[in-house]
The part of an RNA shown here (small-subunit ribosomal RNA, 3' major domain) has 480 nucleotides and comes from an uncultured bacterium. The coordinates come from a structure-prediction model, not an experiment, and the mean pLDDT is 84. RNAcentral holds the full RNA, with entries from ENA and SILVA. Its Rfam family is "Bacterial small subunit ribosomal RNA". Gene Ontology terms of the family: ribosome and structural constituent of ribosome.
Context: one part of a larger RNA
């Protein structure tokens, strides 16, 4: 000057506390560990590795095994020779491929008409290609974390032999190294905050696909039609919030107010935005490269098999165990997003998955398309009309292809579970909870994940003594 302390003072964070719903316990998806295999490809390992990479493992992916070809190659350039490309079908073989035919078909540029050239092929040498092979402690790039914490510096001056100090400490004050007072310090940069986007108020343009007030016209009814742009909405540019007024503390700066006004009030709410640095953190398998290593393989096709294995152990979820509930009927109300190799109203047919018709929409114009919730009925505390696991059959869609190893539908079948030891997570409001709905990815789908979108919507917070992580001062130090 740091770190550090079961040293000291401030202060702060769902950090405790006060509260809600949970996990640990059942079943059951899903990652990982271990075991197991021919192979169960590789990475991720405390917070910061386990629904992580993978935003889709039947084949493909795919890196992994066993087995079948292969060797200038599946890919790229350069030389020669030869054929325009480009097409068509036989036999083996799982298939890669391999063997023997070849129906067709002659194109573009430039000719001195002999040809040459460009594009593409097949042959052949070799120069090289190819490696998801090692090393992330040789890198770049990116990214995690402390931490959206409140810091990290720098010029000039001062002071000290010197490292270094100052300033950035103090005294208030803030979400903040925020602002103010003081001061050997003055001022700056990176950081905070603001400029940005979205929400929540509102003028003003605009007015179709969107809307329907007043008028009209038509229907069993429906903005459905003339008409209209008042409302709603849509989307462009504005305004609006600044402790501005007010009262009270305060020198300021700032607090305090269930004060006014206002759609909003003291950062209104939400995103993006991540300082100098720290973990030789993560990645050579996104990519990208140094220098190792393989080169008849460690490289390159195929067709099957593994990535799905199962005495066990742990993470993350989801279903429940019930009556604020399960069932049956009836009936309302959304945002956000997606749709031509799609998304489908409407009819029909099936219990049903769905299928055969049919129509509209490249979409503010059709369409996917809610659900808790309401109003009724029924069950009555029961391993049940809870729960649905598993196993048995019949099917249904995707797809050459559902055996290993696909989803979904009917019928039957009805396990565990009766609230869950120690202990542990998340959350301060439109938030927990709790309902669905959409989208990427994708032929399908193991999504109960992931990202979003809306509906209904609480409880509690005295307080910092304590547990954890952080900041600022200080003060011990045998450690750098």
């Nucleotide at each position: 000057u740091g770190a550090c302390g079961g040293g000291g003072g401030c202060c702060c964070g769902c950090a405790c506390a006060a509260g809600c719903a949970g996990u640990g316990g059942a079943g059951u998806a899903u990652g990982u560990g271990g075991u197991u295999u021919a192979a169960u490809u590789c990475g991720a390992a405390g917070c910061a590795a386990c629904g992580c990479g993978a935003a889709g493992a039947a084949c493909c992916u795919u890196a992994c095994c066993a087995g079948g070809u292969c060797u200038u190659g599946a890919c790229a350039u350069c030389c020669a020779a030869c054929u325009a490309a480009c097409g068509a079908a036989g036999u083996a073989g799982a298939g890669a491929u391999a063997c023997a035919u070849u129906a067709g078909g002659u194109g573009c540029c430039c000719u001195u008409c002999g040809g040459g050239g460009a594009a593409a092929g097949u042959u052949g040498a070799g120069a090289c290609a190819g490696g998801u092979g090692g090393u992330g402690c040789a890198u770049g790039g990116u990214u995690g974390u402390c931490g959206u914490c409140a810091g990290c510096u720098c010029g000039u001056g001062u002071c000290g032999u010197g490292a270094g100090a100052u300033g950035u400490u103090g005294g208030g004050u803030u979400a903040a190294g925020u602002c103010c007072c003081g001061c050997a310090a003055c001022g700056a940069g990176c950081g905070c905050a603001a400029c940005c986007c979205u929400u929540g108020c509102u003028a003003u343009u605009a007015g179709u696909u969107g809307c329907u007030a007043g008028c009209a016209u038509g229907u069993a009814a429906u903005g459905a039609u003339g008409a209209g742009c008042a409302c709603u909405c849509u989307a462009a540019c504005g305004g609006g919030a600044c402790u501005g007024c007010c009262a009270c503390c305060g020198u300021a700066a700032g607090g305090u107010g269930a004060g006014a006004g206002g759609a909003a009030g003291g950062c209104g709410g939400g995103g993006a935005u991540g300082a100098c640095g720290u973990c030789a953190a993560a990645u050579c398998a996104g990519c990208a490269c140094g220098g190792c290593c393989c080169u008849u393989a460690c490289a390159c096709c195929c067709a099957g098999g593994g990535c799905u294995a199962c005495a066990c152990a742990c993470g993350u979820g989801u279903u429940a165990c019930a009556a604020u509930g399960g069932c049956c009927g009836g009936u309302a109300c959304a945002g956000a997003g997606g749709g031509c190799c799609g998304c489908u109203a409407c009819c029909a047919g099936g219990u049903g998955a769905c299928u055969g018709g049919a129509u509209g929409c490249c979409a503010a114009u059709c369409u996917c398309a809610a659900a808790a919730g309401c109003c009724g009925g029924u069950c009555g505390u029961a391993g049940u009309u809870c729960g649905g696991a598993u196993u048995g059959g019949a099917g249904u869609c995707u797809g050459u292809a559902a055996c290993c190893c696909g989803a979904c539908u009917c019928c039957a079948u009805g396990a565990a579970g009766u609230u869950g030891g120690a202990u542990u997570c998340g959350c301060u409001a439109g938030u927990a909870a709790u309902c669905g709905c959409g989208c990427a990815u994708c032929a399908g789908c193991c999504a109960u994940g992931g990202c979003g979108c809306g509906g209904u919507g609480a409880a509690u917070a005295c307080g910092u003594u304590c547990c954890c992580g952080g900041g600022c001062c200080u003060u011990g130090c045998a450690c750098a």